[in-house]
């Protein structure tokens, strides 16, 4: 590098529309609640996936070249659940 195994932060389970599962209530038409669930739209906010951007550092320190846990938030994320930089242990 690569797999496996453990630990792993941070931000609304936040306001609105529409679809549909189930169960309740009504009904003249029908309409409404409550679950799960899927789309979508607004505003606020995270940073530790990938991505950029300075450049602190490295290398051989002119040049070149590689470059962050910093900055930015495209992308991802803000209940659990996955995910998840990085740290440890085993194998190849």
């Nucleotide at each position: 590098c690569g797999c496996g195994c453990g630990g792993g932060a941070g931000a609304g389970u936040u306001c609105g529309c529409g679809g549909u599962u189930g169960c309740c209530c009504u009904c003249a038409a029908u309409g409404g609640g409550c679950u799960g669930u899927c789309g979508u739209g607004g505003c606020g906010c995270c940073g530790a996936a990938g991505g950029a951007g300075c450049a602190a550092c490295c290398g051989c320190c002119c040049c070149c070249g590689g470059a962050a846990u910093c900055u930015c938030u495209c992308a991802g994320g803000c209940a659990a659940a996955g995910g998840g930089a990085c740290c440890g242990c085993g194998c190849g």